[in-house]
Molecule: RNase P RNA; transfer RNA
Organism: Gammaproteobacteria bacterium
RNA sequence: GAAGUCGGCCGGACAGUCGCCGCGGUGCGGAGGAAAGUCCGGGCUCCGCAGGGCAGGGUGCCAGGUAACGCCUGGGGGACGCGAGUCCACGGAAAGUGCCACAGAAAACAGACCGCCUCGCCGGCCACCGGCGGGGUAAGGGUGAAAAGGUGCGGUAAGAGCGCACCGCGUCGGUGGUAACACCGGCGGCACGGCAAACCCCAACCCGGAGCAAGACCAAAUAAGGGAGCACGUCCCACGGGACGCGCGUGGCCCGCGCGGGCUCCCGGGUAGGUCGCUAGAGGUGUGCGGUGACGCACAUCCCAGAUGAAUGGCUGUCCUAGACAGAACCCGGCUUACAGGCCGGCUUCCACU
RNA sequence: GCCGGAAUAGCUCAGUCGGUAGAGCAGCUCAUUCGUAAUGAGAAGGUCGUAGGUUCGAUUCCUAUUUCCGGCACCA
Numbered sequence: 001g002a003a004g005u006c007g008g009c010c011g012g013a014c015a016g017u018c019g020c021c022g023c024g025g026u027g028c029g030g031a032g033g034a035a036a037g038u039c040c041g042g043g044c045u046c047c048g049c050a051g052g053g054c055a056g057g058g059u060g061c062c063a064g065g066u067a068a069c070g071c072c073u074g075g076g077g078g079a080c081g082c083g084a085g086u087c088c089a090c091g092g093a094a095a096g097u098g099c100c101a102c103a104g105a106a107a108a109c110a111g112a113c114c115g116c117c118u119c120g121c122c123g124g125c126c127a128c129c130g131g132c133g134g135g136g137u138a139a140g141g142g143u144g145a146a147a148a149g150g151u152g153c154g155g156u157a158a159g160a161g162c163g164c165a166c167c168g169c170g171u172c173g174g175u176g177g178u179a180a181c182a183c184c185g186g187c188g189g190c191a192c193g194g195c196a197a198a199c200c201c202c203a204a205c206c207c208g209g210a211g212c213a214a215g216a217c218c219a220a221a222u223a224a225g226g227g228a229g230c231a232c233g234u235c236c237c238a239c240g241g242g243a244c245g246c247g248c249g250u251g252g253c254c255c256g257c258g259c260g261g262g263c264u265c266c267c268g269g270g271u272a273g274g275u276c277g278c279u280a281g282a283g284g285u286g287u288g289c290g291g292u293g294a295c296g297c298a299c300a301u302c303c304c305a306g307a308u309g310a311a312u313g314g315c316u317g318u319c320c321u322a323g324a325c326a327g328a329a330c331c332c333g334g335c336u337u338a339c340a341g342g343c344c345g346g347c348u349u350c351c352a353c354u
Numbered sequence: 355g356c357c358g359g360a361a362u363a364g365c366u367c368a369g370u371c372g373g374u375a376g377a378g379c380a381g382c383u384c385a386u387u388c389g390u391a392a393u394g395a396g397a398a399g400g401u402c403g404u405a406g407g408u409u410c411g412a413u414u415c416c417u418a419u420u421u422c423c424g425g426c427a428c429c430a
Base pairs, nucleotide, nucleotide: 001350002349003348004347005346006345007344008343009342010341012319013318014317015316016315017314018313020030021029022028023027032325036336037335039334040333041332042331043330044211045210046209047208051255052254053253054252056207057206058205059203060202061075062074063073064072065071076090077088078087079086080085091201092200096199097198098195099194100193113141114140115137116136117135118134119133120132121131122130123129124128149167150166151165152164153163154162168190169188170187171186172185173184174183175182176181215276216275217274218273225267226266227265228264229263230262232245233244234243235242236241246260247259248258249257269429270428271427283302284301285300286299287298288297289296290295320323355426356425357424358423359422360421361420364379365378366377367376373410382396383395384394385393403419404418405417406416407415
């Protein structure tokens, strides 16, 4: 210098002027890295105290981080790349069931279409060839996404884990590691095709339901309703209550728990006003310490939108690289998706020079 | 804002243990008729919203994304 790879940051700036929202009100603050999709996890609120079992759903190599997670960090294994590095829904197919279309002889109890070898008979142009029939054979061809361990040597009529060596696989033991796993040695001729983003099984794994239009309070108005469903009985008693049944709370079911009065739903009617929830928080910034890291701890410091037809904008001027995706609505932690352009740093490979 | 559902032929809809996607109507061609309608016969028409992944193979299973539709206030 070129090519590449990984990580972080910014995402118009400044000035003037006219406005808008909030408040501790004459001064301060006022959109984002994704405020988005609503895909996960939590806080908060109500339901019933959020309990047990079944059903249902989710997660899925190991260890750690965290309030929690399907997230993050580190490690293991596999795939790709010369490399930096990237990607992986990565438990179980020797618990069971199911599927593997078409093609092909045969698709999971393997399987003789061609071929190879052999035996018998027949024929011929008779050291050989052809036809018919019986048998052996998974080396070779062909079909397929996939053909029942691979390569080599021996062996055989031809072949074959039939035998042997190496690799793969399984199993046993040892060593290292918290573990996933790795390495070493012995044994077994192989018994085990693929699909679990098919049902399913496994894990001393996780999950109650709804959601700020949750929920609480005040005010105003309608007054009179109509329909459907289910509706407290029995016994004991020291008169306080208790037991059993029934009903409701319950949303898939059962148990447990709570409550026994009117409750639930539909039609019809009325109001579409205000206050709280509503932003100080698993908060930001800086320094130090612990840890490979995610992260944790300590100290200091800061307060940084809270609207409800819903504010954060318009215009002018200057400059530049000419400004992308997009805009809070209860709040956080993640993931995913969208994004013009620009800046910084680490590392790798190649070339040149010293 | 929150919660749920759908997308298949021009239109309305079917399509389940994953294996060449169907029906009705409309449109086209032919027959019938003097001609039209009706009727009968036939053929055509599909990136299964889009993009990835799992699988030998995806309308179907998984993930992301686009578009459309529906419901949710309070009082008595």